[in-house]
This is a predicted structure of a 73-nucleotide RNA (transfer RNA) from Omphalotus olearius VT 653.13. Its Rfam family is "tRNA". NCBI's taxonomy places the organism under Eukaryota, Dikarya, Basidiomycota, Agaricales, Omphalotus olearius. The RNAcentral record of the sequence draws on GtRNAdb.
RNA sequence: GGGCAAAUAGCGUAGUGGUUAUCGCGCUCGCUUUGCAUGCGAGAGGUCCCCGGUUCAAUCCCGGGUUUGUCCA
Repeated sequence: GGGCAAAUAGCGUAGUGGUUAUCGCGCUCGCUUUGCAUGCGAGAGGUCCCCGGUUCAAUCCCGGGUUUGUCCA
C1' cells in the first nucleotide's frame, strides 16, 4: 500500500427497516442471615463509533471517514 471483517450499557453479547434495543457478568436497593456468602425480587445505567445519503420511518440499507482485528505484498 491492497483485500476482508468488526464497532450496541462499566465488560462481554443478541437483534430486526416499524416507534419502550436483548441477555449474562458487574453496580445500587430490598427480603432472607447474628453477620457474610448464596438465593429471590426490584432498579439505575445506551448519542447503537463519526459525517452524509435513501426512506413516511435507519441501530439495521448505501457512500465516505476513524479505530481495531486478520490476510496478502